[in-house]
Context: one part of a larger RNA
Molecule: small-subunit ribosomal RNA, 5' domain
Organism: uncultured bacterium
RNA sequence: GGAUGAACGCUGGCGGCGUGCCUAAUACAUGCAAGUCGAACGCAUAUCAGUAAUGAUAUGAGUGGCGAACGGGUGAGUAAUACAUAAGCAACCUGGCCUUUUGAGGGGGAUAACUGCUGGAAACGGCAGCUAAGACCGCAUAGGUAUAUCUAUUGCAUGAUAGAUAUAUUAAAUAUCCCACGGGAUAGCGAGAGGAUGGGCUUAUGACGCAUUAGCUAGUUGGUAAGGGUAGCGGCCUACCAAGGCGACGAUGCGUAGCCGGCCUGAGAGGGUGAACGGCCACACUGGGACUGAGACACGGCCCAGACUCCUGCGGGAGGCAGCAGUAGGGAAUUUUCGUCAAUGGGCGCAAGCCUGAACGAGCGAUGCCGCGUGAGUGAAGAAGGCCUUCGGGUCGUAAAGCUCUGUUGCGGGGGAAAAAAGGCAGCAUCAGGAAAUGGGUGCUGACUGAUGGUGCCCCGCCAGAAAGUCACGGCUAACUACGUGCCAGCAGCCGCGGUAAUACGUAGGUGGCGAGCGUUAUCC
Numbered sequence: 001g002g003a004u005g006a007a008c009g010c011u012g013g014c015g016g017c018g019u020g021c022c023u024a025a026u027a028c029a030u031g032c033a034a035g036u037c038g039a040a041c042g043c044a045u046a047u048c049a050g051u052a053a054u055g056a057u058a059u060g061a062g063u064g065g066c067g068a069a070c071g072g073g074u075g076a077g078u079a080a081u082a083c084a085u086a087a088g089c090a091a092c093c094u095g096g097c098c099u100u101u102u103g104a105g106g107g108g109g110a111u112a113a114c115u116g117c118u119g120g121a122a123a124c125g126g127c128a129g130c131u132a133a134g135a136c137c138g139c140a141u142a143g144g145u146a147u148a149u150c151u152a153u154u155g156c157a158u159g160a161u162a163g164a165u166a167u168a169u170u171a172a173a174u175a176u177c178c179c180a181c182g183g184g185a186u187a188g189c190g191a192g193a194g195g196a197u198g199g200g201c202u203u204a205u206g207a208c209g210c211a212u213u214a215g216c217u218a219g220u221u222g223g224u225a226a227g228g229g230u231a232g233c234g235g236c237c238u239a240c241c242a243a244g245g246c247g248a249c250g251a252u253g254c255g256u257a258g259c260c261g262g263c264c265u266g267a268g269a270g271g272g273u274g275a276a277c278g279g280c281c282a283c284a285c286u287g288g289g290a291c292u293g294a295g296a297c298a299c300g301g302c303c304c305a306g307a308c309u310c311c312u313g314c315g316g317g318a319g320g321c322a323g324c325a326g327u328a329g330g331g332a333a334u335u336u337u338c339g340u341c342a343a344u345g346g347g348c349g350c351a352a353g354c355c356u357g358a359a360c361g362a363g364c365g366a367u368g369c370c371g372c373g374u375g376a377g378u379g380a381a382g383a384a385g386g387c388c389u390u391c392g393g394g395u396c397g398u399a400a401a402g403c404u405c406u407g408u409u410g411c412g413g414g415g416g417a418a419a420a421a422a423g424g425c426a427g428c429a430u431c432a433g434g435a436a437a438u439g440g441g442u443g444c445u446g447a448c449u450g451a452u453g454g455u456g457c458c459c460c461g462c463c464a465g466a467a468a469g470u471c472a473c474g475g476c477u478a479a480c481u482a483c484g485u486g487c488c489a490g491c492a493g494c495c496g497c498g499g500u501a502a503u504a505c506g507u508a509g510g511u512g513g514c515g516a517g518c519g520u521u522a523u524c525c
Base pairs, nucleotide, nucleotide: 001525002524003523004522006521007520008519009518010517013372014371015370016369017368018367019365020364021330026328027327028326030325031324032323035066036065037064040063041062043060044059045058046057047056048055049054073283074282075281083206084205085204086203087202088201089200092199093198097195098194099193100192101191102190103189105139107137108136114129115128116127117126118125119124143170144169145168146167147166148165149164150163151162152161153160154159174187175186176185177184178183208255209254210253215246216245217244220243221242222241223240224239225238227237228236258280259279260278261277262273263272264271265270285306286305287304288303289302308319309318310317311316336362338361339360340359344358345356346355347354348353375405376404377403378402385396386395387394388393409466410462411461412460413459414458415457423448425446426445427444428443429442430441431440469514470513471512472511473510474495475494476493480509481508482507483506484505490497491496
């Protein structure tokens, strides 16, 4: 000199864009943060229509499906099951999505909701009875898979690919709309092949401190097995056999630490760092475990143990903010218990739509960067006043006043759904197919939809009015005099200054630097 997620002191006008618990991965009151589907299913309630049967609409809990494994947070652990880069998998999986082939035949038994009885303070149950489905379970058929045998082709090895035969095993679901009653369309369902995406595993190299850590290791290292387990390879696990394996090219141990793209600095080499943003990993009160599922060993799921908090009728129960706000505590220190789903994106749904503390916005903080302003011109009797003085004067100083202007910003009033907008809906046209209708593709038109926000912006009016500080002035280092003090009070980054004329302390005047900031402290280069 540059930099910072900064803090502190003094000061503080505005706007735009960023950014904001670095400490206690401490404990959490309260609210919200994951739902959705009636075009899968039965029921209840309400309203309307109807004499009634029944139908329509809305709401509710329940069965069922999809989602809840994404998105959001944090950095505790982890020195390697992590990360980065480069390879490999002939050792693997992949819901939804896309392409393609093919199928969807025929049956059955339950159960929740509900009703009745009943236990419990509650949380939550128990027994009996009734009922539906795209829930569940057999059968048929297809294809697939596994094993065995054979044939062909082929590879860097184990092997791989294709075909045939035998055995075993294994599928499905309907709903809505239209109809000329034959069927058609849409959304789904099953099986196969491929793609894409996402993941899993293996290998090599790289990135840290201590040798005042030198030896470490028995599932340890390798092999075999008709073994088990896995999506899959593998001591991953088991049995047996052998005695190996790692290590001064630093094993093992201890300490520290999430890694990277990047960021800061530097001419570079390098050094430091890993906030925000993006990728990966790990974690979700602490420890352990599995279930469901395409995917979890699952932040707002389950079970067990523990610590803590709360409720209790003492028998027993409930909870997990390292989601968004917010509270207490800790600390030098870090924000609102805000608005909206309008946009972008996500979940569900045919859709309308619903949900979304993701996100978009607003609020607070000079916390950072950038921009603007605090007026401009003229004005010498060089006014008054302050300070200095050799008492002549000098200086603050064109500075002020005065005069002439301007109106950025500000204040008041008015206009303002202009942009952020594509989408879905409705109508029309057209195209392909179809007997037609529904439906599909493309185009056009129309109305609707804005949290921000009466915001940006524009227009009118008004006033120089409302807006400057801070640090320094001995040398380094730009900027000096007076008074006070008298090795005192004090200053100080280093050298050092102060003991009676201190340009170094304190105050004043002046001057210099930067400027809505300035200085100090801390840390890095």